[in-house]
Context: one part of a larger RNA
RNA sequence: GGAUGAACGCUGGCGGCGUGCUUAACACAUGUAAGUCGAACGGGAAUAUGAGAGCUUGCUUUCAUAUUCUAGUGGCAAACGGGUGAGUAAUGCAUAAGUAACUUGCCCUUCAGCUUGGGAUAACAGUCCGAAAGGAUUGCUAAUACCGGAUACACUAUAGUAGUUGCAUGAUUAUUAUAGAAAAGAUUUAUCGCUGGAGGAGAGGCUUAUGUCUGAUUAGUUAGUUGGUGGGGUAACGGCCUACCAAGGCGAUGAUCAGUAGCUGGUCUGAGAGGAUGAUCAGCCACACUGGGACUGAGACACGGCCCAGACUCCUACGGGAGGCAGCAGUGGGGAAUAUUGCGCAAUGGGGGAAACCCUGACGCAGCGACGCCGCGUGAGUGACGACGUCUUUAGGGAUGUAAAGCUCUGUCAAGAAGGACGAUUAUGACGGUACUUCUAGAGGAAGCCCCGGCUAACUACGUGCCAGCAGCCGCGGUAAUACGUAGGGGGCGAGCGUUAUCC
Numbered sequence: 001g002g003a004u005g006a007a008c009g010c011u012g013g014c015g016g017c018g019u020g021c022u023u024a025a026c027a028c029a030u031g032u033a034a035g036u037c038g039a040a041c042g043g044g045a046a047u048a049u050g051a052g053a054g055c056u057u058g059c060u061u062u063c064a065u066a067u068u069c070u071a072g073u074g075g076c077a078a079a080c081g082g083g084u085g086a087g088u089a090a091u092g093c094a095u096a097a098g099u100a101a102c103u104u105g106c107c108c109u110u111c112a113g114c115u116u117g118g119g120a121u122a123a124c125a126g127u128c129c130g131a132a133a134g135g136a137u138u139g140c141u142a143a144u145a146c147c148g149g150a151u152a153c154a155c156u157a158u159a160g161u162a163g164u165u166g167c168a169u170g171a172u173u174a175u176u177a178u179a180g181a182a183a184a185g186a187u188u189u190a191u192c193g194c195u196g197g198a199g200g201a202g203a204g205g206c207u208u209a210u211g212u213c214u215g216a217u218u219a220g221u222u223a224g225u226u227g228g229u230g231g232g233g234u235a236a237c238g239g240c241c242u243a244c245c246a247a248g249g250c251g252a253u254g255a256u257c258a259g260u261a262g263c264u265g266g267u268c269u270g271a272g273a274g275g276a277u278g279a280u281c282a283g284c285c286a287c288a289c290u291g292g293g294a295c296u297g298a299g300a301c302a303c304g305g306c307c308c309a310g311a312c313u314c315c316u317a318c319g320g321g322a323g324g325c326a327g328c329a330g331u332g333g334g335g336a337a338u339a340u341u342g343c344g345c346a347a348u349g350g351g352g353g354a355a356a357c358c359c360u361g362a363c364g365c366a367g368c369g370a371c372g373c374c375g376c377g378u379g380a381g382u383g384a385c386g387a388c389g390u391c392u393u394u395a396g397g398g399a400u401g402u403a404a405a406g407c408u409c410u411g412u413c414a415a416g417a418a419g420g421a422c423g424a425u426u427a428u429g430a431c432g433g434u435a436c437u438u439c440u441a442g443a444g445g446a447a448g449c450c451c452c453g454g455c456u457a458a459c460u461a462c463g464u465g466c467c468a469g470c471a472g473c474c475g476c477g478g479u480a481a482u483a484c485g486u487a488g489g490g491g492g493c494g495a496g497c498g499u500u501a502u503c504c
Stems, first nucleotide, its partner, number of pairs: 001504004006500005013376006019369002021334001026332003030329003035076003040073002043070013083287003092212008102204003107200007115149004124139006155180011185192003213259003220250003225247008262284004266277004289310005312323004340366001342365003348362001349360004379409004389400004413445001415440005423431001448493005453474003459488005469476002
């Protein structure tokens, strides 16, 4: 000098764009953040219309039709999106490869199919238990829920034959035999679905190589450990697991141990090499009160799912139950320190749905903070050998100083009034009567902070008297201090200016 997610002191007019718990991965009141589909299904409710019955003649009930709503069964989503960085020094990340060792719901292309039966169950009704959370039992019922049979290929498994081919295990093509495996309908007249196969896209799993902080005042370490065989398991290779066998594996090219740490694109600095760093944004990873576990599913070992254990908090009729903000706001606490319990789904994107549409604290906006960057303003011109005041003086004068006043103007911002968008396409605008434009009046409402001994731009007076104090370094102060305090003057930057902390 540059930089910062900064803080502190003094000061503070406006706008745009960004940005805002770096500390306690501390504890959380309250609201909200994941639903949707009635065009899968049975039921229920409401409204309207029509028909019937009862009659009190305008309500009671039954049925049908239409519309709407929906607790439950069922489907899809909930594994995304959002948060945090505790753990992790390699099961991570980055780069480059491999998978002849693999998976893939929704989507796209394409081939073939969608046949026939069955038994349940929630809702509902009844009974019962419980303070509650909730549960038990009996009976009824539907499905795109569940379970059989049929049929089936370029599907799967086993056994075989022939060919092509690879760096190896092998891969691939044709063919034969045996065995096995599907399906669901809905609205309506054309779609949406369902099942099996092949290909694709996008997504993921696994493997390998190289790189990836400090310590030797850590030198040896390792028993599923290293390898093999059999078996199991997985979508898949594999000590991934298991039984047996062998005795290996790693290590001064730093194993093991200990400490620290999410990694990267990037960011800051620097001429570069390098050094430091990893907020916001983007990619990957890990975590979701702490520890463990599986279930469902194409996908989780699952932040707002389940089970167990633990700590904590809450309810309780003391028998037993409920909870998890490292989502968005917000509270307490910690701290030098970090915001609103706001508006809207109008846009973009996501989930569901045939659609209308619903949901969406993602997101779009607004609010707060000079926290940062950028822009603008706080007036312009003229105006005296130069007012007043103040400071100083050799008492004549000098400085403040064209500075002020005065005169002539202008009209940015702010204020008031009127108009008024783009973002949205036929409709739909939270922002927002916002941005922007025009008019009105009027210099009015808008300047501070640090420094002045040298480094370092800028000097005098008074007070003080090694005191009070200053200070980044050198050093100032003990009676004329340009270094302390105040004043006048001056220098620097300017809605900021200084200080502190950290990095280059």

About this RNA
A computed fold for a 504-nucleotide part of an RNA from a metagenome, annotated as small-subunit ribosomal RNA, 5' domain. Its Rfam family is "Bacterial small subunit ribosomal RNA". Its family is annotated with ribosome and structural constituent of ribosome in the Gene Ontology. The coordinates come from a structure-prediction model, not an experiment, and the mean pLDDT is 85.